[in-house]
Molecule: transfer RNA
Organism: Gemmatimonadaceae bacterium
RNA sequence: GGCGCCGUCGCCAAGUGGUAAGGCUCCAGACUGCAAAUCUGGCAUCGUCAGUUCGAUUCUGACCGGCGCCUCCA
Repeated sequence: GGCGCCGUCGCCAAGUGGUAAGGCUCCAGACUGCAAAUCUGGCAUCGUCAGUUCGAUUCUGACCGGCGCCUCCA
């Protein structure tokens, strides 16, 4: 340098054009003598920018970051 895959909540992770599930942690509350456990509730600029679209996490392009393979140089 070329090609491919990946980037979603604090962590893991589903969803892949119709507006983001779930688990753990965390926060608040209930319960409890205090806790733990349990239960209820809460928590998302979907890497950045631009484009297409009525509508983009999803499609397109360029960047940024990570991983792998190939090539070249030394």